[in-house]
């Protein structure tokens, strides 16, 4: 200090989630010690028990128990002892009892309170104070009760009552006092003021208690002073405006009462105030400070433990005693509840310390001591003290210590992996040596906290009060500590390991089971799940889970924003407010200094210090950023005098304009009426119909009427605040410009509330109504069409006069002032005069520079640099919806949530891909044309369907005459059935000689069983062969082409695709590769922030045309010779064909034209080819998880007497059907027969076979060449002639029938050819489709290749013969470039929207039902204060009793507010594969939106 997560990718915007820190916590696993802190956060719920406030005999009558004395009687009995009993207050001492003081502290808790409760600073001239302290003064006389004890009554009990009798520092009366209170008078001195101080004079009032050991102590008045407390006041103190009004003792006066003062605190009269937007009132919800956690700070958040303050004390209410209380462990009423009871009635309050119960995720011990600090009481001694001090329990925190330490490599075994004869790790880690003893166990020793006080003796000097000496007190504690022995001996766990985040493999599971803060992991190769090794992280703890702060500048003072991501109000006047121009004088409130008081202590910080460190703990310092005073200062601000003109505004001339209102007047067009002309339509549309018309439309004239918008001009033109405003033309208003600088003299801006104006549509009211037009009707498209289209059409548009108050009301950009480069249109003006001018002033575009922005963009008309003031935002949906409440006739509008929900949603740019966007251009793409396919028959493959099997793969294009270049067995892989199990086949190792042949049995074979027979070289070491044995190894056409390789198809021979360097952008990216020409071509050329370069394009390479040159054999045969019926047959020859080598030639090279140029054009020449001659080979970077594990390899999983292999049979050929791909046909451009010519490429020995006999033939039996430029396989159309004569035929040949040929062990399933016989269906093929641009299509045969044979009509070549047609690129298909639009990116076969149907979930409405707290009115009304009365009691003072007045409680009664539930209903969220459409996104197919 930051980091994931929205995208293909980028930058931003904005959320969400993490990483630290913290805690009175809980929970899980796990656990050795010590100190120090800590421990009901929930139910202020209930409480059994036991303590938690008592002292004082030096204040009193006393004497119930306890000790002691006396005396008396008794009784053991040693005449004095002991015992027991009664008496005795005599003595120490005391239960109750009066009286004093305390009990108002200390302890608890946070319910309540939003308040002078708290905190800070002021005041009190408005007060009070037990004890204590200084200091004056008194302490006189006297008097009657009353508790205790005493008898008695009543009750169950608590308790009560009645007599008699008693004391006091209990209580009364009187005296006596002034510096006390009170009143009068008159000055004095003071203070902001009310008023207060000292003094003086006179009146009136109010005191005591005593005890005593004679030291003292206590009472009473009175002033002081500490000390506690009461009261007042500035300032501070929590959300909610969907609480805007609120108060009647409410405000404030006089006068009373009452308090310890002050005061509507309380009365009575008068006034009619008071409080509020600077937030009253009402509602929620909370003790408050020091201070504790976080943060860099500012700031958020909390307020348990300690400290202070307030309050409460079961719950309301209320007083009384006291100095103090309305009083936790006092009292008196009401209520709720518990308890006890004889039923009559009584008794109680643990938010004191332990404890119990219930609530809870959760909180301890019914422990010791008063020894220290404290406190209460007391002369003291001491007695109480659950305050305190300790222990005790809990890993709840915070700190320290431990669990060993050094050696120690054969880097042991073990365990896990790996590329696995080995290697890594675990790991110096164990083991094994040495050494140490914190801690533990035992055994001993052993503090400080104790100062001081009390007791007793002393010393000094003055009764006292200081000092000395002794004695006496310790809970914790035998504890801390310390010695010493014993042994490594007693002591590691947790949670992680995808990324964020340190730390990786194995195995199992297989979208399951489960992880997960967030993003996300799991569908057979999971570092993410479970397990196990290892490995990180912390450490007696580790991890979860809550909860604050941090990151988060994600509410922004510090420190943000608002064109387009949330977000500028629709405009304008103007109120409070805020801000303010320029000189100066005053004043000092804000500022600025300095000073003084206060800011408790602790707590942070910090410099010492003390426990063996440290945590703690102790002492100092600075700090407490604050308030309040006091003095100074006077820039700046305010305040208040006095001027100033630059803002601002008025004056004067001028100038503009589709500025507003209210009147008039025009023309064109439509419509309608009414009349002539004239006849069949017209009218619409993509086509059509629905309309209208022979009753005369439409068209055209002529007239006449309505109403409503004004063409041309008309423009980035103008004018208005903003909606908005256009035909001429009169009045009326109104604004802004410009020049002047004559006048005011800061009058200003901005503007919460407020009032005003506001397009359309919509609403009331009355009018109007051509045109156009929701709604509606009707006709049409359409699967459907409540739309688009077309025909009608009604409100509405228009006026008037209300109301509405909304819009994408937009420049998506508030108003106002100031600064800050140019370039250039235009409006309106000024500069005398204007064409000139870097002139100027106000509008209004356009481009730009700095600069700003996420970036598109912006840029003097800022989104730029300031300043001031308003409004508004704070992740997405829910939702601008729900309740409420204002306006509104409505319709609506304005204000404006929340649960839940999701992890994005968004902006801006970028590369792609897409579009029923655009531009250009290519292609047998589509047009022209040729022939086909679909329609029959067959052959073939495919699908379904069938079967024991009908083996498996290929499935739009890019499978369906494909793997397969040939299934009868075999092939094979599939079905049945019989065999083998180291295996059918190959290696290695030892052993044996045979294997094998021939035969016999079984059997379908395969094998099995038995008989006869029996080995080769050899350098003599072996070696070949082959058998069976072990045993290592095997096999698998099982699965996964979605783990792979290698090959392949498409897109596509389509011209694309990239890099280096430089340059542009924040960045993906761009550039280059775009433009403009060209080209078949990203080919080339110009031009250019690009300049090179790769891999494709071309070329190089092979066939093929033309010619040359070389070489002639099996080829050729012109010339010479021979020769045959005939023939290159012979001899020669290689001239010339042809054949095989080398070369040439073709380059837009040449000429016109035209262009800058690259190029194009030209029926140019020339040449055998002409513009890449024809073909073939060559396939860029990539797409399609494309085909293929079954051709081959290969990782992983699965089978192992079988999923592996031998064998026979069957299947892979089935057969209602569908689809592809052929092949013959429908015939005369033809069938047939007879005659008769010409190819080229290949092939051949188990082979082709010339010739000859035999058959009709298929074919057979002879025979020859020939391993082939020699031999041989061999044309078809085509040419000539003849028939057939348009029919299901002398077309067609399918099926079947008989008989044959051939291959092969075998043609039954399942082959081919032959012949002779039969002769289907078809008479040119719907809708759609396919291929072809020249030697091409069409059409003739011919030949390989696999093959014993062949289902080949396929495939792959060869050659004969040999056409037609292309204007052109509007359309249909596929493709490149560019540009555009996007909400696509898995990329249009996307993406997405809505109702409705299925779960859940949260909410609003609801007849109503139900609780809740607060209010108001009425009755009633306890306890008590006070107050009046008081015939009873008292000597008296006074009191009982009575009433009045408030009041807790309680009743009854109408409303408002908050909750809950509620039959129904309403919309919303969420949920892998439901339903109907297809609104949005591309022109999204009707541009979208508001």
């Nucleotide at each position: 200090a930051g980091a994931g997560u929205u995208u293909g990718a980028u930058c931003c915007u904005g959320g969400c989630u993490c990483a630290g820190g913290a805690u009175g916590a809980a929970c899980g696993c796990u656990a050795g010690c010590u100190a120090c802190a800590g421990g009901c956060u929930u139910a202020a719920c209930a409480c059994a028990u036991g303590c938690a406030a008592g002292u004082c005999g030096a204040g009193g009558g006393g004497c119930a128990g306890c000790g002691g004395g006396a005396a008396g009687u008794c009784a053991g009995c040693u005449u004095g002892c002991u015992g027991a009993c009664u008496u005795u207050g005599c003595c120490g001492g005391c239960g109750a009892c009066c009286g004093g003081c305390g009990c108002a502290c200390g302890g608890g808790u946070g319910a309540g309170u939003a308040a002078c409760g708290c905190g800070u600073a002021u005041c009190c001239a408005a007060c009070c104070u037990u004890c204590c302290g200084u200091u004056u003064a008194c302490u006189c006389a006297g008097g009657g009760a009353u508790a205790g004890c005493c008898u008695u009554u009543c009750g169950a009990a608590a308790g009560a009552a009645a007599g008699a009798u008693u004391a006091a520092u209990a209580c009364c009366u009187g005296a006596u006092a002034g510096u006390a209170u009170g009143g009068u008078a008159a000055g004095a001195u003071u203070g902001c003021a009310u008023g207060a101080u000292a003094a003086u004079a006179c009146c009136a009032u109010u005191a005591a208690a005593g005890a005593u050991u004679c030291a003292u102590u206590g009472g009473u008045a009175a002033a002081c002073g500490a000390u506690g407390g009461g009261g007042a006041u500035g300032c501070g103190u929590u959300c909610c405006a969907u609480u805007a009004g609120g108060u009647a003792g409410u405000a404030g006066g006089c006068g009373g009462g009452g308090u310890a003062a002050c005061g509507g605190c309380c009365c009575a009269c008068c006034u009619a105030g008071c409080c509020g937007a600077c937030g009253a009132u009402g509602g929620a919800u909370a003790g408050g400070g020091g201070u504790u956690c976080u943060g860099a700070g500012a700031g958020g958040a909390a307020g348990g433990u300690c400290c202070c303050c307030c309050a409460c004390a079961u719950u309301g209410g209320a007083a009384c005693u006291g100095a103090g209380a309305c009083a936790c462990g006092g009292u008196c009423c009401a209520a709720a509840c518990u308890c006890c009871u004889a039923c009559g009635g009584g008794a109680g309050g643990c938010a004191g310390c332990a404890g119990u119960g219930a609530g809870g995720a959760a909180u301890a011990u019914u422990g010791g001591u008063c020894a220290a600090u404290g406190g209460g009481c007391g002369a003291g001694a001491g007695c109480c003290u659950g305050a305190a001090c300790c222990a005790g329990c809990c890993a709840a925190g915070u700190a320290g210590c431990g669990u060993g330490a050094a050696g120690g490599a054969u880097g042991a075994a073990g365990g896990u992996u790996c590329u696995a004869u080995g290697g890594a790790u675990u790991g110096u880690a164990a083991a094994c040596u040495u050494c140490u003893u914190u801690u533990a166990u035992a055994a001993g020793g052993g503090a400080a906290u104790a100062a001081a006080g009390u007791g007793c003796u002393u010393u000094a000097c003055g009764u006292g009060u200081a000092g000395a000496g002794u004695u006496u007190u310790g809970u914790a504690u035998g504890u801390a500590c310390c010695u010493u022995a014993u042994g490594a001996a007693u002591a590691a766990g947790c949670a992680u390991c995808g990324g964020c985040u340190a730390a990786c493999u194995c195995c199992g599971u297989g979208c399951c089971a489960g992880c997960a803060g967030c993003c996300g992991c799991g569908g057979u190769a999971a570092u993410a799940c479970g397990g196990a090794g290892g490995a990180u992280g912390c450490g007696a703890g580790c991890g979860u889970u809550a909860u604050c702060c941090g990151g988060a500048u994600u509410u922004a003072u510090u420190g943000g924003g608002u064109u387009u991501a949330a977000a500028g109000g629709g405009u304008g006047c103007g109120u409070a407010g805020g801000c303010g121009g320029u000189u100066u004088g005053a004043u000092a409130a804000g500022u600025u200094a300095g000073a003084g008081g206060u800011g408790a202590a602790a707590u942070g910080u910090u410099a010492g210090g003390g426990c063996u460190u440290a945590a703690c703990c102790c002492u100092g310092a600075a700090a407490c950023u604050g308030c309040c005073u006091c003095u100074a200062a006077u820039a700046c601000u305010g305040u208040u005098g006095a001027g100033c003109u630059a803002g601002a505004g008025a004056g004067u001339a001028g100038u503009u304009g589709c500025g507003g209102u209210a009147g008039g007047c025009g023309g064109a067009a439509u419509g309608u009426a009414u009349g002539g002309u004239g006849u069949a339509g017209c009218g619409g549309u993509g086509a059509a119909a629905u309309g209208c018309u022979u009753a005369g439309a439409g068209a055209u004239c002529a007239u006449a009427c309505a109403g409503a918008a004004c063409a041309c001009c008309g423009a980035u033109u103008g004018c208005g605040a903003a909606g908005g405003c256009a035909g001429c033309u009169u009045a009326c208003c109104a604004a802004a410009c410009u020049a002047u600088a004559u006048c005011u003299g800061a009058c200003g801006u901005u503007g919460a509330g407020g009032c005003a104006c506001g397009a359309a549509a919509g609403c009331g009211u009355g009018g109007g109504g051509a045109g156009c037009a929701a709604a509606c009707a009707g006709g049409a498209u359409u699967a459907g069409a409540u739309a688009c289209c077309c025909u009608g059409g009604u409100a509405g548009u228009c006026c008037a006069c209300g109301c509405a108050g909304u819009a994408a009301a937009c420049g998506a950009u508030g108003a106002u002032a100031a600064c800050u480069c140019g370039c250039u249109g235009u409006c309106g003006g000024c500069g005398a005069u204007a064409c000139a001018c870097g002139g100027u002033c106000g509008g209004u575009g356009g481009c730009u520079a700095a600069g700003c922005g996420a970036a598109a963009g912006c840029g003097a008309u800022a989104a730029g640099u300031u300043a001031u003031c308003c409004a508004c935002c704070u992740g997405g949906g829910g939702a601008g919806u729900a309740c409420g409440u204002u306006c509104g006739c409505a319709a609506g509008a304005a204000u404006g949530a929340a649960a839940c929900u999701c992890a994005a949603a968004g902006g801006a740019a970028u590369u792609g891909a897409c579009g029923g966007g655009g531009g250009c251009c290519c292609g047998c793409a589509c047009a022209a044309g040729c022939g086909g396919a679909g329609g029959a028959a067959c052959a073939u493959g495919u699908g379904g369907u069938u079967u024991a099997a009908u083996u498996c793969g290929a499935u739009g294009a890019u499978a369906c005459g494909c793997g397969a270049g040939g299934a009868a067995c075999c092939u094979u892989a599939c079905c049945c059935g019989g065999g083998c199990u180291u295996g059918a086949a190959a290696g290695u190792u030892a052993g044996u000689g045979a294997c094998g042949a021939u035969u016999c049995u079984g059997g379908a074979a395969a094998c099995a069983g038995g008989a006869u027979u029996u080995c080769c070289c050899u350098u003599c070491g072996g070696g070949g062969c082959a058998c069976g044995a072990a045993a290592c190894u095997a096999g698998g056409u099982g699965c996964u082409g979605c783990a792979u390789g290698g090959u392949u198809g498409u897109c596509g021979u389509c011209a694309g695709c990239u890099c280096g360097u430089g340059c542009c952008g924040u960045g993906a990216g761009g550039u280059g590769u775009c433009g403009g020409g060209u080209u078949a071509a990203g080919u080339c050329c110009c031009a250019u922030a690009a300049c090179g370069a790769g891999c494709g394009c071309a070329a190089c390479c092979c066939c093929u045309a033309c010619c040359g040159u070389u070489a002639g054999u099996u080829g050729c045969c012109a010339u010479c010779a021979g020769g045959u019926c005939a023939a290159g047959c012979u001899g020669g020859g290689c001239a010339c064909u042809c054949u095989g080598g080398c070369g040439g030639g073709a380059c837009u090279g040449c000429c016109g034209g035209u262009g800058u140029a690259a190029g194009c054009c030209g029926a140019g020449a020339g040449g055998a080819a002409g513009g890449u001659g024809g073909g073939g080979a060559u396939g860029a970077c990539g797409u399609c998880a494309a085909a293929u594990c079954a051709g081959c390899a290969c990782g992983g999983c699965c089978c192992u007497u079988a999923c592996g292999u031998c064998c026979g049979g069957g299947g892979c050929u089935a057969c209602a059907c569908a689809c592809g791909u052929g092949u013959u046909a429908c015939a005369a451009u033809g069938g047939u027969a007879g005659g008769u010519a010409c190819a080229g490429a290949g092939g051949g020995c188990a082979g082709c076979u010339a010739c000859c006999c035999u058959g009709u033939g298929a074919a057979g039996g002879g025979a020859u060449g020939c391993g082939a430029a020699u031999c041989u396989c061999g044309a078809a159309a085509g040419c000539c002639u003849a028939u057939c004569u348009c029919a299901g035929u002398u077309c067609g040949g399918a099926u079947u029938g008989g008989a044959g040929g051939c291959u092969g062990a075998a043609a039954c399933c399942c082959g081919c050819c032959u012949c002779c016989a039969u002769g289907a269906a078809g008479u040119u093929g719907g809708a759609u489709u396919c291929g072809c641009u020249a030697g091409u299509a069409a059409u003739c045969g011919c030949g390989c290749a696999u093959c014993a044979g062949c289902c080949a009509u396929g495939g792959c070549g060869c050659g004969g013969u040999g056409a037609a047609u292309a204007c052109g690129u509007u359309c249909c298909c596929g493709g490149g470039c560019c540009u555009u639009g996007u909400a696509c990116a898995c990329a249009c076969c996307g993406c997405c929207c809505g109702u409705c149907a299925a779960g859940c979930c949260a909410u609003g409405g609801g007849a109503g039902c139900u609780g809740g707290g607060g209010g108001u009115g009425c009755c009633u009304g306890a306890a008590g204060u006070u107050c009046g009365u008081g015939a009873c009691c008292g000597c008296a003072a006074g009191g009982a009793g009575c009433g009045a007045c408030c009041u807790a409680g309680g009743g009854c009664a109408a409303a408002a507010c908050c909750g809950g539930u509620g039959a129904c209903u309403g919309g919303g969220g969420c949920u892998a594969a439901g339903u109907c459409g297809u609104a949005a996104c591309a022109a999204g197919g009707u541009a979208a939106c508001c």
Overview: This is a predicted structure of a 1490-nucleotide RNA (small-subunit ribosomal RNA) from an uncultured bacterium. Model confidence (mean pLDDT): 82 of 100. Rfam family: Bacterial small subunit ribosomal RNA. Rfam links the family to the GO terms ribosome and structural constituent of ribosome.